Overview: A computed fold for a 72-nucleotide RNA from Candidatus Levybacteria bacterium RIFCSPHIGHO2_01_FULL_36_15b, annotated as transfer RNA. It matches the Rfam family "tRNA". By type it is a transfer RNA. Rfam describes the family as follows. Transfer RNA (tRNA) molecules are approximately 80 nucleotides in length.

């Protein structure tokens, strides 16, 4: 230079175009001599960045950036 594959919560993933979710982490509570554990509750998101299609885009086009992998 080319092809391919990801990029979504603090971290590891999901999401058939049609409210953006789960698990672990963190935070309150509750439970008990206290810790651990357990069990409940909030909260936590410019879905990688700018266009375009659509009555709607995380999701499809499209150029670009950044990671890995291939080819040369």
């Nucleotide at each position: 230079u080319c092809c391919g594959c990801g990029g979504u919560a603090g971290c590891u993933c999901a999401a058939u175009g049609g409210u953006a979710g789960a698990g672990c982490a963190g935070g309150a509570a509750a439970c008990u001599g206290u810790u651990a554990a357990u069990u409940u509750c909030a909260a936590g998101g410019u879905u990688c960045u700018a266009g375009g299609u659509u009555c709607g885009a995380a999701u499809c086009c499209u150029a670009g950036c950044c990671g890995c992998g291939g080819a040369g």